[in-house]
RNA sequence: GCGCCCAUCGUCUAGCGGUCAGGACGCAGGCCUCUCAAGCCUGAAACACGGGUUCGAGUCCCGUUGGGCGCACCA
Numbered sequence: 001g002c003g004c005c006c007a008u009c010g011u012c013u014a015g016c017g018g019u020c021a022g023g024a025c026g027c028a029g030g031c032c033u034c035u036c037a038a039g040c041c042u043g044a045a046a047c048a049c050g051g052g053u054u055c056g057a058g059u060c061c062c063g064u065u066g067g068g069c070g071c072a073c074c075a
Stems, first nucleotide, its partner, number of pairs: 001071007010025004018055001027043005048064005
């Protein structure tokens, strides 16, 4: 340099172009308990960035950034 793949709450992970973007762990609050843990209930928290297509984009297209793999080059 060329090609391919990946990017979603703090972490891991779902998500036929149309639901309020879901779940687990963690975190916060409450219930329970003499207290803690466990258990139960509730809550906060995310689509890497910029464009495009579309009535409608996390999802499709282009670019950028970051990560991974392969190929090429290598004085």
Molecule: transfer RNA
Organism: Geminicoccaceae bacterium